[in-house]
Context: one part of a larger RNA
RNA sequence: UUGGGCGUAAAGCGUCUGUAGGUGGCUUUUUAAGUCCGCCGUCAAAUCCCAGGGCUCAACCUUGGACAGGCGGUGGAAACUACCAAGCUGGAGUACUGUAGGGACAGAGAGAAUUUCUGAUGGAGCGGUGAAAUGCGUAGAGAUCGGAAAGAACACCAAUGACAAAAGCACUCUACUGGGUCGAUAUUGACACGGAGAGACGAAAGCUAGGGGAGCGAAUGGGAUUAGAUACUCCAGUAGUCCUAGCCGUAAACGAUGAAUACUAAGCGCUGUGCGUAUCGACCCGUGCAAUGCUAUAGCUAACACGUUAAGUAUUCCGCCUGGGGAGUACGUUCGCAAGAAUGAAACUC
Repeated sequence: UUGGGCGUAAAGCGUCUGUAGGUGGCUUUUUAAGUCCGCCGUCAAAUCCCAGGGCUCAACCUUGGACAGGCGGUGGAAACUACCAAGCUGGAGUACUGUAGGGACAGAGAGAAUUUCUGAUGGAGCGGUGAAAUGCGUAGAGAUCGGAAAGAACACCAAUGACAAAAGCACUCUACUGGGUCGAUAUUGACACGGAGAGACGAAAGCUAGGGGAGCGAAUGGGAUUAGAUACUCCAGUAGUCCUAGCCGUAAACGAUGAAUACUAAGCGCUGUGCGUAUCGACCCGUGCAAUGCUAUAGCUAACACGUUAAGUAUUCCGCCUGGGGAGUACGUUCGCAAGAAUGAAACUC
């Protein structure tokens, strides 16, 4: 390589957009490139295979014939793929009426709590732990009440719930804005799927510059524990956590499960929406579509489990794997301010 695979054994890019190439719905027409059939030419000899012949046999030598095909030419076929032309509406989109939502971004505002400052009352402890101590406190702490300021996060509702491509998203209001979905028509007429390179977004931590700094809190300093204690525990506490503008580009970025399409028993929830039924009306009940869960049949699986949201049955495209260690290392290259990231071996060894 062929093959076999990728939930947990090695293996699905963190997610999306999209170029090239790949694949692609239904009907009719054209052409004949792929495809199929016939004929012609050619593919040296030897070798291999089959049937004969010759060395006494065999090896060996020799005569004839192919099989399986390749390439070129020529004459046909037209189902499939492709091409040409014309059409269709089921895939896909657009328009319309509704609708749900912590989807994104910007601005404004509210309350609880915490800490600090200040005033008052009051007078000896507070705090902390397994027990203590460091620490705070007669220069008046802790406790209680009043006032002020600051920063960060938004209790209850809250859910097996909603939304978003993923990362993620929740106090309230407003402006602007993206996507989804139900419905009934109209409209375009295959416009689709997927996607090497490429681009965009991408938690936390980290970096640069400027702000901010209540609480928490790597590092650090003390108190304990201990044989020791560079820890667990306690008292403090700097970076950071927050905002603005950039960078970084990684996570058990997980459903450890790539995307799309079609098909394949049921039952029970929940969210959005339509119809029927019911009603004064909302519920209730039945049913359709879309999302999100649970149980389970067939099937599949090494088992666990999965099971119309498949890990079932099929097709298309992409990514990836090929014993463990060495090693996600070395070297080289690209990117980065750096930290590092991406790509990514071998010797050797079991």

A computed fold for a 350-nucleotide part of an RNA from Asterella californica, annotated as small-subunit ribosomal RNA, central domain. The coordinates come from a structure-prediction model, not an experiment, and the mean pLDDT is 87. The full RNA is in RNAcentral, with records from SILVA.